The RNA shown here (transfer RNA) has 72 nucleotides and comes from a Candidatus Woesearchaeota archaeon. Its mean pLDDT, the model's own confidence on a scale to 100, is 84. RNAcentral holds the sequence, with entries from ENA. Taxonomically the source falls in Candidatus Woesearchaeota (Archaea, Nanobdellati). It matches the Rfam family "tRNA". Rfam links the family to the GO term triplet codon-amino acid adaptor activity. By type it is a transfer RNA.
RNA sequence: GAGCCCGUGGUCUAGCGGUAUGAUACGACAUUCACACUGUCGUGGUCGCCGGUUCGAACCCGGCCGGGCUCA
Numbered sequence: 001g002a003g004c005c006c007g008u009g010g011u012c013u014a015g016c017g018g019u020a021u022g023a024u025a026c027g028a029c030a031u032u033c034a035c036a037c038u039g040u041c042g043u044g045g046u047c048g049c050c051g052g053u054u055c056g057a058a059c060c061c062g063g064c065c066g067g068g069c070u071c072a
Stems, first nucleotide, its partner, number of pairs: 001071007010024003018055001026042005048064005
């Protein structure tokens, strides 16, 4: 330098144009003499950044940034 893949709450993850899903962690309550486990409820996301297409973009297009693999 070239090609391909990936980037989503603190962490991991689903999504394939129409309200962003689940787990874990955290907080409250219930339970217990107490803790743990378990159950219920709750908090937490400018979907890497900038622009474009569209009535509407995490999703499609372009550029950039970061990470990984391969080739030279």